[in-house]
Molecule: small-subunit ribosomal RNA
Organism: Maricaulaceae bacterium
RNA sequence: CAAUCUGAGAGUUUGAUCCUGGCUCAGAACGAACGCUGGCGGCAGGCUUAACACAUGCAAGUCGAGCGCCCCUUCGGGGGAGCGGCAGACGGGUGAGUAACACGUGGGAACGUGCCCUUUGGUUCGGAAUAUCCCCGGGAAACUGGGAGCAAAACCGGAUAAGCCCUUCGGGGGAAAGUUUACGCCAAAGGAUCGGCCCGCGGCUGAUUAGGUAGUUGGUGGGGUAAUGGCCUACCAAGCCGACGAUCAGUAGCUGGUUUGAGAGGACGACCAGCCACACUGGGACUGAGACACGGCCCAGACUCCUACGGGAGGCAGCAGUGGGGAAUCUUGGACAAUGGGGGCAACCCUGAUCCAGCCAUGCCGCGUGGAUGAUGAAGGCCUUUGGGUUGUAAAAUCCUUUCGCCAGGGACGAUAAUGACGGUACCUGGAAAAGAAGCCCCGGCUAACUCCGUGCCAGCAGCCGCGGUAAUACGGAGGGGGCUAGCGUUGUUCGGAAUUACUGGGCGUAAAGCGCGCGUAGGCGGAUCGUUAAGUCGGGGGUGAAAGCCCGGAGCUCAACUCCGGAACUGCCUUCGAUACUGGCGAUCUAGAGUAUGGGAGAGGCGAGCGGAAUUCCGAGUGUAGAGGUGAAAUUCGUAGAUAUUCGGAGGAACACCAGUGGCGAAGGCGGCUCGCUGGACCAUUACUGACGCUGAGGUGCGAAAGCGUGGGGAGCAAACAGGAUUAGAUACCCUGGUAGUCCACGCCGUAAACGAUGAGUGCUAGUUGUCGGGCGGCAUGCCGUUCGGUGACGCAGCUAACGCAUUAAGCACUCCGCCUGGGGAGUACGGCCGCAAGGUUAAAACUCAAAGGAAUUGACGGGGGCCCGCACAAGCGGUGGAGCAUGUGGUUUAAUUCGAAGCAACGCGCAGAACCUUACCUACCCUUGACAUCCUCGGACGACUUCCAGAGAUGGAUUUCUCCUCUUCGGAGGCCGAGUGACAGGUGCUGCAUGGCUGUCGUCAGCUCGUGUCGUGAGAUGUUGGGUUAAGUCCCGCAACGAGCGCAACCCUCGCCGUUAGUUGCCAGCAGGUCGGGCUGGGCACUCUAACGGGACCGCCGGUGUCAAGCCGGAGGAAGGUGGGGAUGACGUCAAGUCCUCAUGGCCCUUACGGGUAGGGCUACACACGUGCUACAAUGGCGAUGACAGGGAGUUAAUCUCCAAAAAUCGUCUCAGUUCGGAUUGUCCUCUGCAACUCGAGGGCAUGAAGUUGGAAUCGCUAGUAAUCGCGGAUCAGCAUGCCGCGGUGAAUACGUUCCCGGGCCUUGUACACACCGCCCGUCACACCAUGGGAGUUGGCUCUACCCGAAGGCGGUGCGCUAACUUAGGAGGCAGCCGACCACGGUAGGGUCAGCGACUGGGGUGAAGUCGUAACAAGGUAGCCGUAGGGGAACCUGCGGCUGGAUCACCUCCUUU
Repeated sequence: CAAUCUGAGAGUUUGAUCCUGGCUCAGAACGAACGCUGGCGGCAGGCUUAACACAUGCAAGUCGAGCGCCCCUUCGGGGGAGCGGCAGACGGGUGAGUAACACGUGGGAACGUGCCCUUUGGUUCGGAAUAUCCCCGGGAAACUGGGAGCAAAACCGGAUAAGCCCUUCGGGGGAAAGUUUACGCCAAAGGAUCGGCCCGCGGCUGAUUAGGUAGUUGGUGGGGUAAUGGCCUACCAAGCCGACGAUCAGUAGCUGGUUUGAGAGGACGACCAGCCACACUGGGACUGAGACACGGCCCAGACUCCUACGGGAGGCAGCAGUGGGGAAUCUUGGACAAUGGGGGCAACCCUGAUCCAGCCAUGCCGCGUGGAUGAUGAAGGCCUUUGGGUUGUAAAAUCCUUUCGCCAGGGACGAUAAUGACGGUACCUGGAAAAGAAGCCCCGGCUAACUCCGUGCCAGCAGCCGCGGUAAUACGGAGGGGGCUAGCGUUGUUCGGAAUUACUGGGCGUAAAGCGCGCGUAGGCGGAUCGUUAAGUCGGGGGUGAAAGCCCGGAGCUCAACUCCGGAACUGCCUUCGAUACUGGCGAUCUAGAGUAUGGGAGAGGCGAGCGGAAUUCCGAGUGUAGAGGUGAAAUUCGUAGAUAUUCGGAGGAACACCAGUGGCGAAGGCGGCUCGCUGGACCAUUACUGACGCUGAGGUGCGAAAGCGUGGGGAGCAAACAGGAUUAGAUACCCUGGUAGUCCACGCCGUAAACGAUGAGUGCUAGUUGUCGGGCGGCAUGCCGUUCGGUGACGCAGCUAACGCAUUAAGCACUCCGCCUGGGGAGUACGGCCGCAAGGUUAAAACUCAAAGGAAUUGACGGGGGCCCGCACAAGCGGUGGAGCAUGUGGUUUAAUUCGAAGCAACGCGCAGAACCUUACCUACCCUUGACAUCCUCGGACGACUUCCAGAGAUGGAUUUCUCCUCUUCGGAGGCCGAGUGACAGGUGCUGCAUGGCUGUCGUCAGCUCGUGUCGUGAGAUGUUGGGUUAAGUCCCGCAACGAGCGCAACCCUCGCCGUUAGUUGCCAGCAGGUCGGGCUGGGCACUCUAACGGGACCGCCGGUGUCAAGCCGGAGGAAGGUGGGGAUGACGUCAAGUCCUCAUGGCCCUUACGGGUAGGGCUACACACGUGCUACAAUGGCGAUGACAGGGAGUUAAUCUCCAAAAAUCGUCUCAGUUCGGAUUGUCCUCUGCAACUCGAGGGCAUGAAGUUGGAAUCGCUAGUAAUCGCGGAUCAGCAUGCCGCGGUGAAUACGUUCCCGGGCCUUGUACACACCGCCCGUCACACCAUGGGAGUUGGCUCUACCCGAAGGCGGUGCGCUAACUUAGGAGGCAGCCGACCACGGUAGGGUCAGCGACUGGGGUGAAGUCGUAACAAGGUAGCCGUAGGGGAACCUGCGGCUGGAUCACCUCCUUU
């Protein structure tokens, strides 16, 4: 010098966000255990469970210098059992009990204290016994009886008494041991040490334990003790303890400390140290200085052992050790060498205290398992895009080293003379050889570390979130990587993180949380001034706060762990001196708090009595007639016996329209016609009085809506229950008709509500603006302005808040007091207590279970919410479908196969622009295996074409005739082509469209979807994109914290419509000419038509109106065309895991003499049936016959020429309302065409046949103009096959008032418990399985209380007739046995209390991928929901009464803000 220097978060609720809130993780620790593994050493630790039971050995003896006896003897001595002394009260163990003066800390007075120290005094004289031993007995033993005799420092008596004790103050009492020294002994005083006792304060849980206590509290006398004391006893008094928690119950040894923590705090109390308690269980005393005594005694009990059955013995919670229990905890070791203890004069003896060793990775600490060099980056492994990468300088190899271990030699300190268990140990030296020495966990995020294979919601993992259903970094294996390392993980426990019990350091409007509201007790807190005190508070000093530990500085083991020394600290308690601002106490004074007085005015404040009118109902009477009533629509119901309606009269009960108002009053609940009486509170003004009298308020007590209960009244209307009618799948409801309790009154209970402002009470402070209620003051201009006090609203600043919001009426800033909260469910439930007549209220858990449950706000989506707006969406129209027959597709069924896909819109005349074979993927049968096809290698050869025959269903197989290479060349050969062979491989319409690309459908040609920067918000996000207009349009204009931009819209593109320019054949022919004159045929021409290229044209451009001077809209003119001119192409961000692996491509998986390839035949064409899409019809707007033909379009190889080519409508004639001259199915027969082949299974034609069908139920589709309807024509595919598809033109309508409704969509807004987004979410009964729990006739056990009985041992008291050595005055005193008594352990009887176990049956609760019934809640959830209460019901629930908004929507009123 130092001993102050210290605080980290993450995952998980959501689509996302912020907050609240729980759960979980990362850290540290351990007397640990378990799994895998294990080289060495040092230091420590090692039954946490059964205070369960213990075999065996040891753990307390010693003294001959107290005494006698016996034995041995080397004559020195040694040994034995006893009497006697000291010690066995220490040391060692354990933590059962104990919530207590037991412990901690600090004090106190009425005590004792062997051994030790100091001091003083003394140490005298006698006596009688007795053990061992001897004799005689009893007993199995343990042990024991009798007799004789002997000793002492054993015992007894006397003397003495400085001091001591008692005392009635006269007096009385009590000692000793010897002996050569040394050591002892007695008495007294003091000390030291140790102990006993008392007190303050401190440290567990439960109030679902609230009252406890009779020796209890105190006093007096006595007893007892070392000593105080109800410690005990007699009497007297009636106290004492307790919400500052008594008593009771549960749990527990306490502390220094240990561990964690930044600290405060929490948890713990192993080892070490202090104290306490206990020693088989319970009781008791004896001895002693000290015990009610772990290895002493007595008794009782349980247990064990011995026994000759008569009796005895025992107590490891000492050290080892055994059994048992348990997840789990060691050797029946060595030594007294050291330290310490007992005895002894001492030598010495004893010492499982102790020191050491052994076992165990149980912990902490240290060391090692090698170091350097080493790239063909070896081999092998793994991965791979096949190039490579990685393991990896790692290995091998070369060089080097030897710590530890091993071998050999030396060899301590611990004892500075002797004595060493440890120990031939530590340590030192030498030697050999890299030689003997690495594992464990993890790798989805948290959390450091990634790939492959296997598996396929299986097996499994998991601390939380969560992984696994065929591409798993999450399971298992492997490679690689990360972490720690002789360990590593797991489990358990504690603290931390957790500010998640908040003292430091939290909250309560909506997240959990303000008592429904007053009054008030205790308590807490409290205005101004002065004085005093010094309790709190602050400062100084003193004492104490054991040691060890923690911390700091040093030191010793090689370091460290460990140990030693010194310090600091021990935040505490006690005491003393001082300070006096603040708080408290005491005293005095004051008036600002509070209250009183006086004068006013306001008010649905309360109670009682009386009165009033309107209305409903009922009764009577009149008028009057067929309905009334009720509903979405009805019915039940009432009415011809006269209702409803209407008029008059009467009765009765209940409630008080308008006024009426975010108006008033009240503490809250609540209070509303008028009058009177009684009565409470508040406000304003005046400033006279009191003088802090105040605030809050645990318990307590009072009030307390509605419903409900009791008794008695009353009862008009309304109306749970109930009945009926409807609705409905059902309807125990909603709606309707009735209707009883009840609603009303009196008295008495109940005591709860969304009893809400979801906001406790009080005081002070902190911008305003503007309404309204009550009172006062000022100015006057008499109706306003200003101001003030008290109430009640709205908006808003600062501030606060998670946000919403609050904001002088705070949820702001502070203070005081009370109540309450601590994840969700279980549950405001069970049990217990209290209250209640009951209903029930109040107080109030646990097991179990979940990883959340929540609040506010955001974006969407949705609503049987709202607003605005579109669309053939509806409406208005026209024509269809649904009925028939047929065609076609699909489902289903069938089949050997009827290949596969498509599935609401958005599958179903779809893939298929065309299945007889082929196609073809399916089935059957028969064949092939490097393959029908590609590349590579080897060998051979032209390949091939043609002819014929055989087998076969054919593929194919076997024979056979004829002809026969090409390209390049460096002349070696190479290539092309074919065949054979081998292996790599081919091949797959096999699976996965939920692994994919590409393409496509759909919302939707809907008007939307986004970004940058800025701004706002903690944030998700918002703004822009909303608003006012307008548009087909996020189209445009205006406004605006936004300004811009992108993808979409529009335009640009194609086509049709008008014109022009250019061009004029194959097109055209107006004018001119010719001709053989049916034709633009020819010359000629390019005017027209047309062709096909380029331009023009249309832009709300012009005019008028309207609109905001805008965008635009309306009308008009001109124009071929007018407000996007018609049509097409064009499809934003995205949605549907939409469709397609069978177009194609492609990852992965699967098949490989087959899931590949070939061939024949069959099937895709089946047929009870159901659906979609169509065709043809049912007829006269028609059928049939005839006439009539132009154009257009496409194709045919190029071609405007040629061909297919006939159009149908139209016109004329006929038929005359019929199952027909409609309709054409079906069937028979004949024929044609295509094709290798029309049987299964084509198309067409002739003749014959001539079915259903007479306009189509519920329902449903298309279309807004050259459209619908109707009519035909062409094309692709195709050998052939169309009613389908794609196109073409001809004829050519009707209607749209309009946006209420249906469907779809867009924008804004609102609610939401939805976010897989309403096809969402979600509630309850019932059924099944499992789990914990309440009740339960009882039953079993523990603890405890009361009364009584019994009463061992023992001490005490009494007695003591029997016995009796010490003294004796001979009387006795004293002693012992015995007996009696009270007390009392154990035990017993009876009755309570309390806790726990089991329990037939029973109640609810929780949990559980796909059970049943309904639909209660979330949107206005389809009857708004919820709270309390009552009744009812399979269930969610329904209904009545009162309350709340935590209800949507519309309207009105009021207020505020902006302009």